[in-house]
RNA sequence: CUGCGAAAAGGGCAAACCUGUCGCAAGGCAGGGACGCAAAGCUAUAGGGCCUUUCCAUAUAUGGGAUGGCAGCCUGGCCGCCGAU
Numbered sequence: 001c002u003g004c005g006a007a008a009a010g011g012g013c014a015a016a017c018c019u020g021u022c023g024c025a026a027g028g029c030a031g032g033g034a035c036g037c038a039a040a041g042c043u044a045u046a047g048g049g050c051c052u053u054u055c056c057a058u059a060u061a062u063g064g065g066a067u068g069g070c071a072g073c074c075u076g077g078c079c080g081c082c083g084a085u
Base pairs, nucleotide, nucleotide: 004083005082012037013036017032018031019030020029021028022027035072041078042077043076046075047074048073049070050069051068053066054065055064056063057062
């Protein structure tokens, strides 16, 4: 340096749910709370997927355009702690 994640140390993050707040919504933020996580750090202008609002078409199944969201859905990219094999 590359790959990997056993044991350990020091630490880190925080699902559901509750409260407050912002938003039409998805959802965000703050506090409480821990299901989990070795990237549950960053990236949505890398690709796919899902969700949302709105418009159009429609055979009413759904398809398409636009809007915003999810990085704790997957792959990729960037950065990074510790340490056997």

A computed fold for an 85-nucleotide RNA from a Bacillota bacterium, annotated as c-di-GMP-I riboswitch aptamer. The coordinates come from a structure-prediction model, not an experiment, and the mean pLDDT is 88. It matches the Rfam family "c-di-GMP-I riboswitch aptamer". Its family is annotated with cyclic-di-GMP binding in the Gene Ontology.